[in-house]
Molecule: transfer RNA
Organism: Phycisphaerae bacterium
């Protein structure tokens, strides 16, 4: 310099054939207990890296850029 693969909640990840985004942990808040833990019950929390196209609709297609990991030179 190419080529390849990854970017989604605080973290670690899922998200089918384009149809409006979830889980587990972690946090808060309640039951429960003498406290604490552990257990239940419920809340919150996301410009899907970034700009742009494509499309009635994009987390999902296409480009270009950023960072990250591998590979050939």
């Nucleotide at each position: 310099g190419c080529c390849u693969c990854g970017u989604u909640a605080g973290c670690u990840c899922a998200g089918u054939u384009g149809g409006u985004a979830g889980a587990g942990c972690a946090g808060c808040u309640g039951a429960c207990u003498c406290u604490u833990a552990a257990u239940c019950a419920g809340c919150g929390g996301g410009u899907c890296g970034u700009c742009a196209g494509u499309u009635c609709g994009a987390g999902c297609c296409u480009g270009a850029c950023a960072c990250g990991a591998g590979g050939c030179a």